Predicted 3D model of a 370-nucleotide part of an RNA (small-subunit ribosomal RNA, central domain) from Cephalotaxus sinensis. A source record names the gene rrn18. The organism belongs to Cephalotaxus, within Eukaryota. Its mean pLDDT, the model's own confidence on a scale to 100, is 83.
[in-house]
Context: one part of a larger RNA
RNA sequence: CUAGGCGUAAAGGGCACGUAGGCGGUGAAUCGGGUUGGAAGUGAAAGUCGCCAACAAUUGGCGGGGUGCUUUCGGAACCAAUUCACUUGAGUGAGAUAGGGGAGAGUGGAAUUUCGUGUGUAGGGAUCAAAUCCGGAGAUAUACGAAGGAACGCCAAAAGCGAAGGCAGCUCUCUGGGUCUACACUGACGCUGGGGUGCGAAAGCAUGGGGAGCAAACAGGAUCAGAUACCCUGGUAGUCCAUGCCGUAAACGAUGAGUGUUCGUCCUUGGUCUACCAAUCAAUAUAUUGGUCUAUACUGGACCGGAUCAGGGGCCCAGCUAACGCGUGAAACACUCCGCCUGGGGAGUACGGUCGCAAGACUGAAACUC
Numbered sequence: 001c002u003a004g005g006c007g008u009a010a011a012g013g014g015c016a017c018g019u020a021g022g023c024g025g026u027g028a029a030u031c032g033g034g035u036u037g038g039a040a041g042u043g044a045a046a047g048u049c050g051c052c053a054a055c056a057a058u059u060g061g062c063g064g065g066g067u068g069c070u071u072u073c074g075g076a077a078c079c080a081a082u083u084c085a086c087u088u089g090a091g092u093g094a095g096a097u098a099g100g101g102g103a104g105a106g107u108g109g110a111a112u113u114u115c116g117u118g119u120g121u122a123g124g125g126a127u128c129a130a131a132u133c134c135g136g137a138g139a140u141a142u143a144c145g146a147a148g149g150a151a152c153g154c155c156a157a158a159a160g161c162g163a164a165g166g167c168a169g170c171u172c173u174c175u176g177g178g179u180c181u182a183c184a185c186u187g188a189c190g191c192u193g194g195g196g197u198g199c200g201a202a203a204g205c206a207u208g209g210g211g212a213g214c215a216a217a218c219a220g221g222a223u224c225a226g227a228u229a230c231c232c233u234g235g236u237a238g239u240c241c242a243u244g245c246c247g248u249a250a251a252c253g254a255u256g257a258g259u260g261u262u263c264g265u266c267c268u269u270g271g272u273c274u275a276c277c278a279a280u281c282a283a284u285a286u287a288u289u290g291g292u293c294u295a296u297a298c299u300g301g302a303c304c305g306g307a308u309c310a311g312g313g314g315c316c317c318a319g320c321u322a323a324c325g326c327g328u329g330a331a332a333c334a335c336u337c338c339g340c341c342u343g344g345g346g347a348g349u350a351c352g353g354u355c356g357c358a359a360g361a362c363u364g365a366a367a368c369u370c
Stems, first nucleotide, its partner, number of pairs: 003342004007324002012338001014199004021192003025086006033079002036074007048064007089189001090186004094181004101175007108152001113147007123134002160167002204245006213239002218234004256337006264315011277290004291303005319326002343370003352363004
């Protein structure tokens, strides 16, 4: 350099933003760098191929061929460049709209625990059974009151939002993104993204608070042959808050991002639009009347049904797949860009480097062995 791959066999980066780079809509015009055609020059000799002469090997003569480079004359589809336009990609504006999206502040009730007071008396609690444990210094139970911390029952859902991690009592303030509708505007402004930057559960670390419940470590009681466990009684870090660090997870859909194309059916979330049908006038378009409920006063809201756009799910055709299965939210059919894999162990180890307060993280072998 080439090849085949990455749901489960080795292999998708935890997620995003974005630099370089790679790739990239439509129609013209110009140019002629890439590209393409012709001609000329050069391309030493030896060598190679063909013919001839003498021929054992071989030697000699003539001719062909010659990647490429230079000059010149053309072509203009494509790539590049320049210019002018376009609107479908992308974005902005307008009008609606859903949401546990984020940050800060305030606030509510249930429950556990502790404390105070009253009633009340002998057990309570735990377990398969017990014991450790609590209790006449009055427990458990019950009533009222107080304190404090943490989490938010029902609603609740295959539901919603977010790039991922994740997000749920209620109210207020600030704030990010999305979806729909009809147009107005900009006019390719796009996609991906090595390095880089930011976010990133839990645990852990630093400093200062807080500490109700739970609970590594630890102690005791059991069980057991043993029991450094499972069970029980206690219980400290931690869990909570503020600020900073760490940067890892089965960070999973074990499925990178983006664009386009492709049979149906059922449910669901959020928009927008609207009845179908029947009667009359009528060639048609169109106009009028007639669905259910409710408030109002001639329009609005809700429900049922239909259409369409954007999401979330179930089953499946084609196709794919080693099979399982996937199947318009693809693992189908294609394209662009990035990451990664190349037998098992040694090993995500050693060494070196970068980062970190540390724990450690990232990068990451070989000998040897099967």